A computed fold for a 582-nucleotide part of an RNA from Candidatus Wolfebacteria bacterium RIFOXYD2_FULL_48_11, annotated as large-subunit ribosomal RNA, domain V. Lineage of the source: Bacteria > Bacteria candidate phyla > Candidatus Wolfeibacteriota.
[in-house]
Context: one part of a larger RNA
RNA sequence: CCUCUAACGGGACGAAAAGACCCCAGGAGCUUUACUAUAGCUUGGUAUUGAUGUUAAAGUUUUAUUGCGUAGCAUAGUGGGGAGACUUUGAAGCGUUUCUUUCGGGAUUCGUGGAGUCGUCAGUGAAAUACCCAUCUUUAUUUCUUUACCAUCUAACUCCAACGGCAAAAACGUUGGAAGACAGUGCCUGGUGGGUAGUUUUAAUGGGGCGUUAUCCUCCUAAAGAGUAACGGAGGAGUUUAUUAAGGUCAGCUAAGGUCGGAUGGAAAUCGACCGCAUCGUGUAAAGGCAAAAGCUGGCUUGACUGCAAGUCCUACAAGACGCGCAGGUGCGAAAGCAGAACUUAGUGACCCGACGGUUCAUUAUAGAAAGGCCGGAGACAUCGGCUAAAAGCUACCCUGGGGAUAACAGGCUAGUGAGAUCCGAGAGUCCCUAUCGACGAUCUCGCUCGGCACCUCGAUGUCGGCUCGCCCUAGCGCGGGGCUGGAGAAGGUCCCAAGCGUUUGGCUGUUCGCCAAUUAAAAGGGCACGCGAGCUGGGUUUAAACCGUCGUGAGACAGGUUGGUCUCUAUCUGUUAGAGG
Numbered sequence: 001c002c003u004c005u006a007a008c009g010g011g012a013c014g015a016a017a018a019g020a021c022c023c024c025a026g027g028a029g030c031u032u033u034a035c036u037a038u039a040g041c042u043u044g045g046u047a048u049u050g051a052u053g054u055u056a057a058a059g060u061u062u063u064a065u066u067g068c069g070u071a072g073c074a075u076a077g078u079g080g081g082g083a084g085a086c087u088u089u090g091a092a093g094c095g096u097u098u099c100u101u102u103c104g105g106g107a108u109u110c111g112u113g114g115a116g117u118c119g120u121c122a123g124u125g126a127a128a129u130a131c132c133c134a135u136c137u138u139u140a141u142u143u144c145u146u147u148a149c150c151a152u153c154u155a156a157c158u159c160c161a162a163c164g165g166c167a168a169a170a171a172c173g174u175u176g177g178a179a180g181a182c183a184g185u186g187c188c189u190g191g192u193g194g195g196u197a198g199u200u201u202u203a204a205u206g207g208g209g210c211g212u213u214a215u216c217c218u219c220c221u222a223a224a225g226a227g228u229a230a231c232g233g234a235g236g237a238g239u240u241u242a243u244u245a246a247g248g249u250c251a252g253c254u255a256a257g258g259u260c261g262g263a264u265g266g267a268a269a270u271c272g273a274c275c276g277c278a279u280c281g282u283g284u285a286a287a288g289g290c291a292a293a294a295g296c297u298g299g300c301u302u303g304a305c306u307g308c309a310a311g312u313c314c315u316a317c318a319a320g321a322c323g324c325g326c327a328g329g330u331g332c333g334a335a336a337g338c339a340g341a342a343c344u345u346a347g348u349g350a351c352c353c354g355a356c357g358g359u360u361c362a363u364u365a366u367a368g369a370a371a372g373g374c375c376g377g378a379g380a381c382a383u384c385g386g387c388u389a390a391a392a393g394c395u396a397c398c399c400u401g402g403g404g405a406u407a408a409c410a411g412g413c414u415a416g417u418g419a420g421a422u423c424c425g426a427g428a429g430u431c432c433c434u435a436u437c438g439a440c441g442a443u444c445u446c447g448c449u450c451g452g453c454a455c456c457u458c459g460a461u462g463u464c465g466g467c468u469c470g471c472c473c474u475a476g477c478g479c480g481g482g483g484c485u486g487g488a489g490a491a492g493g494u495c496c497c498a499a500g501c502g503u504u505u506g507g508c509u510g511u512u513c514g515c516c517a518a519u520u521a522a523a524a525g526g527g528c529a530c531g532c533g534a535g536c537u538g539g540g541u542u543u544a545a546a547c548c549g550u551c552g553u554g555a556g557a558c559a560g561g562u563u564g565g566u567c568u569c570u571a572u573c574u575g576u577u578a579g580a581g582g
Stems, first nucleotide, its partner, number of pairs: 001582008010574003014569002022403006028395004034199005040192003044188005050153004055148005063140002067136001077135005084118003093112003098107003158178007202214003211231001215237006238384001239283001240342002247301007255279001257275005281290002284347001286345003305328004311322003317385001330339003353379001356376004361372001410457001411455001412453003416450001418446006427437002464539001465537003469531001470528005477502003480497006504518005545563004549558003
C1' cells in the first nucleotide's frame, strides 16, 4: 500500500416527512354593536268567520224644528205654483206647560172664550208660514247600512271525557262538557333576530406587523432639450375675490432701505432734502416673471358673455392646456383698440343615479295630470382612473398550494456598534509628557457582541443550557526566559519572547452569565454550524389542555407569570480505531 473482519458515529449540507415557524395566494372553523339575508319570536291587516244588543261615529230615511244688515207692521233661508186659505171637528183675546233665542220674540201643551184670523193692495233687490210642492242650513226624533269598543249567544273551529271501533293503538263516529268566532292555520306586512347562512375585511413596505403614505402644485436630486426612481431632501393645496370687486377698460403714479434735518415723537407714526444697485410689492407655497408694469390709485362698468372654432402643445388611452378667426348682443376708450375672469403654474373626481330649475319636445281613445325626452345642475367615490347599492375581526384547533422572489437559527459580505493595538501628547505623576496613567484627536487590526444586507438552504441546514469527547488560536491566567521601573530586598507595575503542560470543587438559578463559599501555582480569553442531539439529556424556549394578571364587546392575545406535555433511524460510501492475511 491492497483485501477482509470487528467497532465508532465526524462528514456525505445523511434517511424519513413537496417546513407545522415566517411571508404570499386560497380555504376552513370561530367571534361580534362588519355587511346582507334568514329560521324562530312578535305587531297589524285579511281569509277560514257566524248571530244579537248597548254606546259612539259616519251616511241614509221619516216627522218636526231653525234661518234677525238697512228700509219695512216684523226674526222675509232659496226656487216654483198661487187668488184665495184656516175656522162651531172651535177664530181673536186671556191665563198656563215645555223647548228655543240675536232677549225682541218664535214654536208648542192645557184651560177659558164664543166668531173671527190671514193673504191679494202700500213699502222691499226678492212676497207672504194665506195655502201647496221641492230644496239648503241648524237642532231633535226615527228607520236602515257600515265601522269601532264592549257585552252576550252557539253553530263553524279547538280541547277534554265516556262509549263504539281494534288483539292493542290510531283514524273515524256518537253523546256530554269546556271554550268560542277568540285561539289555531294560510297569505301580505313593520320590528327583533350571530340562533343559522353567504361573504367582505386594500396596497406600498430593505420580511411581516405597528407607524406612515396613496390625489394635485412648487423647488432640489435630474447628469445645461423633454422625461427620470427611493419609506430621498424641503414646502404647500382641497381656496379666495360680488360693490370700496382682488374681474374689464381708460387715465395717472413708483416702491424697500439708508443718511441728514425737524414740536410732543421714542429704534419704528407723519414732514422736507439727497442716495437708491428693485433689495419692495404681487390674496394664498415655491419657482419663474413683472417698471409710463403684471406693483399702487382713481373714473366708468360686468367680456367672471351666448353659439362655434383654423391651428397647435402635451399625451398609451381617457384627460389636460393655448387659441387665429366668424356670428349675436355688450362694457371701457376721442380713437387705434382691449375685454370669453384673476402675473403664471395647485384649489380636484370618469360612468351610472339624480333633488331642483328651464323647455316652441311629447305617442297609447280625447282633455287634463303623471311618467318620459332635451338643456342646465346640488349631491362622492381622499385607497382621489372611482370593485359593490351594501362589509369588521380571531385562529396556538387549523388546512392546501407556493416561496430561500421573504423573516427567525447557522454560514457569507460589511464593520456603524463592540474588542484590541499604534501615533500625537494637553494634563496627572513634588520637579519631569511617555515608571505608571493619558483628555481632545488621528491611523489601523480582529471578526467574539449588538446590528445592517437578504447571497446558498423553506420537495426541512433540529434551536438554548448541561453531559461526553476533544482539536486548534494567542490578544499569556499559572509554571519558563528577559527589558524598563517612581525596581533597596521581598512583593509588585508595565512591556517583550514563548502555546510545552495546566487552568478546581460546591450553593442558587433551565440558565450561558452572574453572585456567594472554600481552595489553588493559576482558577486566561477565544474558534471549531454561539464544536459536538444518525453521541446522551430535554430543565428552558416553541403546538394541542389549563390557571392568574393585563388588554379586548367577543372569538382571543401578551420577548408577562405558572403546571403538564411521544427526541425515530438495522451504517451503503467516506473517515477513524483495533485485528488478520497478502